[in-house]
């Protein structure tokens, strides 16, 4: 330098065009003499950035940024 791939909640990951969810973590409550475990409820997201297509974009297209892999 070229090609491929990934970027979504604090962390690990879903969601193949129709208002983004789970596990874990965090907070409150219940339970206990207390802790742990368990259960219920709750908060937390400009979906890496900037544009484009579309009635509508996490999803499709382009560029850029960063990580990984391969070729030279």
């Nucleotide at each position: 330098g070229c090609g491929c791939u990934c970027a979504u909640a604090g962390c690990u990951c879903a969601a193949u065009g129709g208002u983004a969810g789970a596990g874990u973590a965090c907070g409150u409550c219940a339970u206990u003499g207390a802790c742990a475990u368990u259960g219920a409820c709750g908060g937390g997201g400009u979906u890496g950035u900037a544009g484009g297509u579309c009635c509508g974009a996490u999803u499709c297209c382009u560029a850029c940024u960063g990580g990984g892999c391969g070729c030279a």